This is a predicted structure of a 97-nucleotide RNA (SAM riboswitch aptamer (S box leader)) from uncultured Flavobacterium sp. Of the family's consensus pairs, 94% are formed in the model. Taxonomically the source falls in Flavobacterium (Bacteria, Bacteroidota, Flavobacteriales, Flavobacteriaceae).
RNA sequence: CUUAUCCAGAAAGACCGAGGGAAUAGGCCCAUUGACGUCUUAGCAACCUGUUACCAAAUAAGGUGCUAAAUCCUUCCCGAAUUGCGGGACAGAUAAG
Numbered sequence: 001c002u003u004a005u006c007c008a009g010a011a012a013g014a015c016c017g018a019g020g021g022a023a024u025a026g027g028c029c030c031a032u033u034g035a036c037g038u039c040u041u042a043g044c045a046a047c048c049u050g051u052u053a054c055c056a057a058a059u060a061a062g063g064u065g066c067u068a069a070a071u072c073c074u075u076c077c078c079g080a081a082u083u084g085c086g087g088g089a090c091a092g093a094u095a096a097g
Stems, first nucleotide, its partner, number of pairs: 001097006011041005019030003025074003042067003047063003050059003071091001076088004
């Protein structure tokens, strides 16, 4: 850079100690009843490889990924018609190339 997916799913223990939820801003939320992070174990998922002779489908051994909230929500555009809904774009994450 290209393509695909992103309202499903899946947590315990140990260590640490104050911030964290990608970035700017706003909202909302998580967090000393210990969040975030690191490690161990466990689990989820099925993108790639493998296996089941092939397709489909399955499996979950290997490479990744993930295990609060839709990618937590919003910002830009469009649609209908009213403070909310739907679609898309941008940005981001992951996988494969």